[in-house]
Molecule: small-subunit ribosomal RNA
Organism: uncultured bacterium
């Protein structure tokens, strides 16, 4: 000192969370020792038992206890209920008291009457009394004395004592003073709430009296009517206050245990007595509650003293020892008492210290864990060797604390000796924050979690293990406080868009305030004095071995008061000024306001005329109006509302707002001038006024428009959007309401700070162009500011003053309360609960029923198809023992499969095997094995017979068996590699450096042109580069060169019925290698250029010549674990493997892809011509013969430019003549051929017969732009054969059309909006239904505290009386006032609970719609 978390990423705002420190703590696991501290925070709940306050014989009587008397008991100890207060803190003050103590002065004389104890009698259960008799005192009383004391009318009056013992003291009385302690008064400070705004009758003051130690309404009588309060009275809630303690850099915040000061209390409430002091914790009286005793008549008690018990609680100790020390009470003293205190006990509750060993030690042991099987790690760790003994244990000695004596602690601290590594380590964590990683198990389960979040079969996040990290006699968790949090901001925050400027003004209190002079000294500053208790904190010393701890000194205690000064600034007083503010004079501008009058256009209605069938309305329609005459048109009239053009980021107003013209009344601003006033100013809590629209009341008015409502449409629905109507309302007057996205989302005032360009209204100057200046109103920019976008003299800059407001989202502007309102409602304004976000600005994408530009057989223009029929084939579905599996929008469906009768084959049924093939290793057992023949069987296989080994004795060979190892078309394509499809052969995708931006990112790649193209050019904060495009590669089109065999044959020769057949030739064709050629190169036009255009030239080919191969970064968790490979999981006499048969070929049906057709551009018959590219020895097969034919029997050539393979359409001729046909060929019957072990399921082909549907195909939909479509055949792969109409190639014949880019689809670029980013198949709203949670209302029920009124009223002080008692003083008694408590009554306040009820929140997959986000499909939003 920061970190995590909103996003695809970014910056900001903002909350939540974490890391730190602390504790009177508690809980979990664990636990060796010592020192010092601490230990009921809850029930101020109730208490058994013991102890905690006595002492004095030098006051007194007495045998003793007890008693009288004195002092003490008001201290010490406990607790924090009450108290928001002169209670506490701090600093002052005057009208007081003070036992014991100190000092000084004076006195201490003479008398008297009682009484307890005691004796006797007596009541009572007891507690406790009653009576009689006698008695003492330092107990009580009188008299005397009285300088000082008190009272006084100043004459006077009043007031004391106590002795004891003995020869010296202790006492006693009065007075004065001190010290100490206490009572009282005052200034200042001291929690929250205004959803508590008014409170107060002894209340405030005075006079007189009473009372007190003393002032005082403290009390009483009388008089006056005051006193307190927005600087927060009263009321309510909470709370002992302080020194301090914890935290913090500090300022602050929280807190008030232990220690210390003060206060209050002592079962609850009241009261007085005694006394120096109490209204008294271990005293008294009364009332109340509770407990106990009781003989029922009455009595007793008060642990918030120390221990202890019960209870409450997460939780807090021994019914210990001693007065040895310190201190207290009494006493002359010895001494007694002392749960104060000193010690001990219990507790890891905290702080501090120590230990659990140290050194050496590699075979890097064993074991564990991991492993790529090599090793790595645990790990010098252990073992082992050497050494030490702190602590503990045992034994011996043995303090200080005490001073002559006296030691609870305690045989303690400490010292010495001995003992053996011997007795002594755990807890939490290891995904990020946050130091520390692997394996196994589990499989959105079990679980974890402080926040973010992990877990759905490869979890570093769950559980375990190994390893590691942290702290350590502790470690974690929970709770609480401060910190971090500048997240309440004094130090030190904000308010245009994130939360936040009142809708606007006037103005009260308050706050702030121009220039100069003099003065004052309240604020301010400086010095001094007093105080600020001690302890604590800090600094420096000292003492316990150190530390914690204790102790000494210093500093500090930031404060308060008094006093002496200063006089700049603020304030006060006095005086002066004119720059602020106002006033006067003169002007011009303006939809500023109010009232009255006037005007024209338009709509509607009414009357009349013309006129005829429609009008109106819409996307299209209908409702509606119209033959009873509409709409249209002309004229006239009525009525209400609003004022076109001018009109303008023009004007005016504080805002709301204001618009025809005229007049009257009236507010404000501006400009210029002046010889006036002299700070009169600014802001503004409360307050008052104004305040759009809608709405309300009363009375008018009502043309148009138009909520509600009705109808018509639209729609799945349509309580909407659209249409036809239409009432409140809109208008006027008066009175309410008081809110708006009342917005510039920007409070008011005033000062300062660069420019530029419009515009409105003035003034001055002018060369009439304009310039200067003042007040407004706009645009663009500088600096600055800002998270950015933006703002920028009209600030969101800079500095100042005053006011309002904000503090995460939701709940909620809701509930309750109060005020206002006729109501609607407005204002003020929470909490429980819930989430980890909500939000602002900008970025990149994606998307839009946003925009612009462009491309593509995308549409259009054409040609031919599919969809209808039959068949083939694939798929779905169904069926089945099985119909193996995969592919499923485009991008599955004649796809994997380029060829399922067996095999293939993965599927099913049945029968077998346990290992075929590769490789063995190790152990065991046996022997040849193999081969041949034969039996059973569907075969696999099983059985039988025959034949049955070499050896150097080591074994070789072979069979069986066990383990490892194999095998799996079993699962996961969502663990993967590889391969492939698609966007798309679309023109894009990126990088380096630089620049811009806080950043994500941008620029480059955009703009203007151009291109098939991010192709190229120009411009340019970009300059270059890469992957793509293009080109390079192959085929084809032209030519040349070279080479001529198996190809060719022009010329020469030979031969044949004929044929390059032969000799020969190398010209041509061709073959196959190398070259050439095309580059917008040339010309013309346009253009800056790139480039484009041209029936341009040349050329075989012209602008990419045609075709192929070639597929950027990436997308679809696209496809494939069944081509192959591979991680993990699963099976192992089976999910492996072998065999036979079946199935993959099923069939109501649906879809895709094809073939053949429906015919005359045709069918059939006959004749006849022209290719290319391939393939061939288990082959292609000429030729001959046979057969109608498939084919068969012979058989030459060819491993092929040599041999084999009829091209078909076309063309010529004939026939058919529009029909279900001489079209079409399905289906079926029969007979055959071929392949093959085998054609039943389930092959192809041939022949004869049969002759189905079908006459050009609905909605819809596909392909194709030239050698293309269409059409015609040929060949090949696979292959024994073939279900091939498929696939891949080859050539023959050979078109039509494209105006064009509005629309559909797909794509590219730029731009725009966005609440989307899993990216529109997105996001998301509300009702209803279900569960859970908290809250509001509520008839009622039940508590609490406080006040008021009335009744009653104990004890007790005071007053009165007092016939009774007493010699008297006086007292008992009686009585009056006051009063605790009790009762009654009404209302208020505040809790709890409640049938029912209301909304809210939360909850993977409920219902209905689709309101919002894109123009969200009717722009959205506010009242």
């Nucleotide at each position: 000192a920061g970190a995590g978390u909103u996003u695809g990423a970014u910056c900001c705002u903002g909350g939540c969370u974490c890391a730190g420190a602390a504790c009177g703590a508690a809980c979990g696991c664990u636990g060796g020792c010592g020192g010092c501290a601490g230990g009921c925070u809850u029930a101020a709940c109730a208490c058994a038992u013991g102890c905690a306050a006595g002492u004095c014989g030098a006051a007194c009587g007495a045998c003793a206890u007890a008693g009288u008397g004195g002092c003490a008991g008001a201290c010490g100890g406990g607790u924090g209920a009450g108290u928001a207060a002169c209670g506490c803190g701090u600093g002052g003050g005057a009208a007081c008291g003070u036992a014991c103590c100190u000092u000084u002065c004076a006195c201490u004389a003479c008398g008297g009457a009682a009484u307890a104890g005691c004796u006797c009698u007596u009541g009572g259960a007891a507690a406790c009394g009653a009576g009689u008799g006698g008695u003492a005192a330092u107990a009580c009383c009188g008299u005397a004395u009285a300088c000082g004391c008190c009272c006084u009318c100043c004459g006077g009056g009043g007031g004391a004592a106590a002795g004891a013992u003995u020869u010296a003291u202790c006492g006693g009385u009065g007075a004065a003073a001190g010290a100490u302690c206490g009572g009282c008064c005052c200034g200042c400070g001291u929690u929250a709430g205004a959803u508590u705004a008014g409170c107060u009758a002894g209340u405030u003051g005075g006079u007189a009296g009473g009372g007190u130690a003393a002032u005082g309404g403290c009390c009483u009588a009388c008089c006056a009517a005051g006193g307190c309060g927005a600087c927060g009275a009263u009321c309510u809630a909470u709370a002992g206050c302080u020194g301090g303690u914890c935290u913090g850099a500090g300022a602050g915040g929280a807190u008030g245990a232990u220690c210390a000061g003060c206060c209050a209390c002592a079962c609850u409430g009241g009261g007085a007595c005694u006394g120096a002091g109490a209204c008294a914790c271990g005293g008294c009286c009364c009332a109340g509650a509770c407990u106990c005793c009781u003989a029922c008549g009455g009595g007793a008690g008060g642990c918030a003293g120390c221990a202890g018990u019960g209870g409450g609680g997460a939780a807090u100790c021994u019914u210990g020892c001693a007065c040895a020390a310190u201190g207290g009470g009494c006493g002359a003293a010895a001494g007694c008492c002392u749960g104060a205190u000193g010690c001990a006990g219990c507790c890891a509750u905290g702080c501090c210290g120590c230990g659990u060993g140290a050194a050496u030690g590699a075979u890097g042991a064993a074991g564990g864990c991991c492993u790529u099987a090599g090793g790595g790690u645990u790990g010098u760790a252990a073992a082992a060797u050497u050494c030490u003994u702190u602590c503990g244990c045992c034994a011996g000695g043995g303090a200080u604390g005490a001073u002559a004596a006296u030691g609870a602690c305690a045989g303690u601290a400490c010292c010495u000796g001995g003992u053996a590594a011997a007795g002594a380590a755990g807890c939490c964590c290891c995904g990020g924050c946050u130091a520390a990683c692997u394996u196994c198990g589990u499989g959105c389960c079990a679980g974890c979690a402080g926040c973010c979040g992990c877990g759905g079969u490869a979890a570093u996040a769950c559980g375990a293990a190994g390893g590691g990290g942290g702290c350590u006699a502790g470690c974690g968790u929970u709770g609480u406080u401060c910190g971090g949090a500048a997240u309440u901001a004094c130090u030190g925050g904000g308010c245009g868009u994130a939360a936040a400027g009142c809708g606007c003004a006037c103005g009260u209190a308050g706050g702030c305030g121009g220039a100069c002079u003099u003065u004052u000294a309240a604020g301010u500053c400086a010095g001094a004095u007093g105080u600020g208790a001690a302890a604590u904190c800090c600094c420096g010393g000292g003492g316990c071995u150190c530390a914690a701890c204790c102790u000494c000194g210093g500093a500090a205690c930031u404060g308060c008061a008094u006093u002496u000064g200063a006089a700049a600034c603020u304030g006060g007083a006095a005086g002066u000024c004119u720059a602020g503010a106002g006033a006067c004079c003169a002007g011009g501008a303006g939809a500023g306001g109010u009232u009255a009058g006037c005007g024209g256009a338009a709509u509607a209605c009414c009357g009349a005329g013309u006129g005829u069938a429609g009008a109106g309305g819409u996307g299209a329609a209908a409702u509606u109006c119209g033959u009873a005459g509409a709409u249209a048109u002309u004229c006239g009239g009525u009525g209400g509302a609003a004022c076109a053009c001018c009109a303008g980021u023009g004007g005016c107003g504080a805002a709301g707002g204001c618009g025809g013209c005229u007049a009257a009344c009236u507010g404000g601003a501006c400009u210029g001038g002046u010889a006036c006033u002299g700070a009169c100013g600014c802001u503004g809590a409360g307050g008052u006024g104004c305040g759009a629209a809608a709405g309300u009341g009363u009375g008018g008015g009502g043309a148009g428009c138009a909520a509600a409502c009705a109808g018509g449409a639209u729609u799945a629905g349509a309580u909407a959007c659209c249409c036809u109507g239409g009432u409140a309302g809109u208008c006027c007057a008066c009175a309410c309401c008081g809110u708006a996205a009342a917005c510039g989302a920007u409070g008011a005032g005033a000062g300062c700070u660069a420019g530029u360009u419009g515009u409105u209204c003035g003034a001055u100057c002018u060369u009439c162009g304009g310039a200067u200046u003042g007040a407004g109103u706009g645009g663009c920019u500088a600096a600055g500011c800002g998270a950015a976008a933006g703002u920028g003299a009209u600030a969101a800059g800079u500095a100042u003053c005053c006011c309002a407001c904000c503090u995460g989202g939701g709940g909620a502007g809701u509930a309750c309360g109060u005020u206002c309102g006729c109501a609607a409602g407005a204002a003020u304004g929470a909490a429980a609960c819930u989430c980890a976000a909500a939000g602002g600005a900008a970025u990149u994408g994606a998307c839009g029923g946003g925009g612009g530009c462009c491309c593509g057989c995308a549409c259009a223009a054409g040609c031919g198809g599919u969809g209808g029929a039959g068949c083939a084939u694939g798929u779905g579905g169904u069926u089945u023992a099985a119909u193996u599996c995969g592919a499923u929008g485009a991008u599955a469906c004649g796809c994997g499969a380029g060829g399922a009768a067996c095999c293939u084959u993965a599927c099913c049924a049945g029968g077998g095997c346990u290992u075929a093939a590769a490789u063995g290793u190790a152990g065991c057992u046996g022997g040849a094995c193999a081969g041949a023949u034969u039996u059973a069987g569907a075969a696999a296989u099983a059985g039988a017979u025959c034949c049955u080994c070499c050896u150097u004795c080591g074994g070789g060979c072979u069979a069986g068996u066990u383990a490892c190892a194999a095998g799996g078309u079993g699962c996961u394509g969502c663990a993967u590699g590889g391969u492939u499809g698609u966007c798309g052969u679309c023109a894009g995708c990126u990088c380096g450096u630089g620049c811009c931006g806080u950043g994500a990112g941008g620029u480059g790649u955009c703009a203007g042109g151009u291109u098939a193209a991010g192709u190229c050019c120009u411009a340019u904060a970009a300059c270059g580069a890469g992957c793509g495009c293009a080109a390079c590669c192959c085929c084809u089109g032209u030519u040349g060169u070279u080479a001529g065999u198996u190809g060719c044959c022009a010329g020469c020769g030979a031969g044949u019925a004929a044929u390059g057949u032969c000799g020969g030739g190398a010209a041509c064709u061709c073959u196959a290698a190398c070259a050439a050629g095309a580059c917008u190169g040339c010309c013309g036009g346009u253009g800056c250029a790139a480039a484009c255009c041209g029936u341009g030239a040349g050329g075989a080919a012209g602008g990419u010549g045609g075709g192929g191969a070639u597929g950027a970064c990436g997308u679809c968790a696209a496809a494939u674990c069944a081509u192959c490979a591979c991680g993990g999981c699963c099976c192992u006499u089976a999910c492996g493997u072998c065999c036979u048969g079946g199935g993959c070929c099923a069939c109501a049906c649906a879809c895709g892809u094809g073939c053949u057709a429906c015919a005359a551009u045709g069918g059939c018959c006959g004749g006849u011509a022209c290719a290319g590219a391939g393939a061939g020895c288990a082959g292609c097969c000429a030729c001959u013969a046979g057969g109608u034919g498939a084919c068969u029997a012979g058989g030459a050539g060819c491993g092929a430019a040599u041999c084999u393979u009829u091209a078909a359409a076309a063309c010529c001729g004939g026939u058919c003549u529009c029909a279900g046909u001489u079209c079409g060929g399905a289906u079926c019957g029969g007979a055959g051929u071929c392949u093959g072990c085998a054609a039943c399921u389930c092959g192809a082909c041939u022949c004869c017969g049969u002759g189905a549907a079908g006459c050009u195909g609905g909605a819809a939909u596909c392909g194709c732009u030239a050698g293309u479509a269409a059409u015609c055949g040929c060949a090949u792969a696979u292959c024994a054969g073939c279900c091939a109409u498929g696939a891949u190639g080859c050539g023959g014949u050979g078109a039509a059309u494209a105006c064009g880019u509005u629309c559909c689809c797909g794509g590219g670029c730029c731009u725009u909006g966005u609440a989307c980013a899993c990216a529109c198949c997105g996001c998301c709203c509300g009702u209803c239904a279900a569960g859970c949670c908290a809250u509001g209302g509520a008839a009622g029920c039940u508590g609490g505290g406080a006040g008021u009124a009335c009744c009653u009223g104990a004890a007790g002080u005071c007053g009165g009386u007092g016939a009774c008692c007493g010699c008297a003083a006086g007292g008992a008694g009686c009585u009056g006032c006051c009063u605790a408590g009790g009762g009654u009554a009404a209302a208020a306040c505040u809790g709890g609970u409640a049938a029912c009820u209301a909304g809210g929140g939360c909850u993977a997959a409920g219902u209905c719609g689709u309101a919002a986000c894109a123009a969200g499909g009717u722009a959205a939003c506010c009242a």